[in-house]
RNA sequence: CUCUUAUCAAGAGUGGCGGAGGGAUGUGCCCUAUGAAGCCCGGCAACCGUCAGCGAUCGUGCUGAAAAGGUGCCAAUUCACACAAAGCUGUGGCUUUGAAAGAUGAGAG
Numbered sequence: 001c002u003c004u005u006a007u008c009a010a011g012a013g014u015g016g017c018g019g020a021g022g023g024a025u026g027u028g029c030c031c032u033a034u035g036a037a038g039c040c041c042g043g044c045a046a047c048c049g050u051c052a053g054c055g056a057u058c059g060u061g062c063u064g065a066a067a068a069g070g071u072g073c074c075a076a077u078u079c080a081c082a083c084a085a086a087g088c089u090g091u092g093g094c095u096u097u098g099a100a101a102g103a104u105g106a107g108a109g
Stems, first nucleotide, its partner, number of pairs: 001109008013041001015040003021031003025082004042074003047070002050065005078101001083098006
């Protein structure tokens, strides 16, 4: 980097260093010197792994626990919309659903 699969409406600091940017892309709209990114500490969650129970026994599945292991995450629904369908419409749009794109985990190449 590509493919497969699951999840994306909850949750998380009045800390230290740092100094101007950040929210993937476009448009919009936001956050930010009452301090952005990044780093450290802290925290959240529970995908993998661990443990317990049940079922199955070829593969593996379900429920629960802990969080000292591997990741992840800590403004706004994945900030909203970006494509399609259906419905509504005061023809500007609006609503719902599904994709696409993106993010993260796990597996494969």
A computed fold for a 109-nucleotide RNA from Bacillus ectoiniformans, annotated as SAM riboswitch aptamer (S box leader). It was read from a public genome assembly, where an Rfam model found it. It matches the Rfam family "SAM riboswitch aptamer (S box leader)". From the family's description: The SAM riboswitch is found upstream of a number of genes which code for proteins involved in methionine or cysteine biosynthesis in Gram-positive bacteria.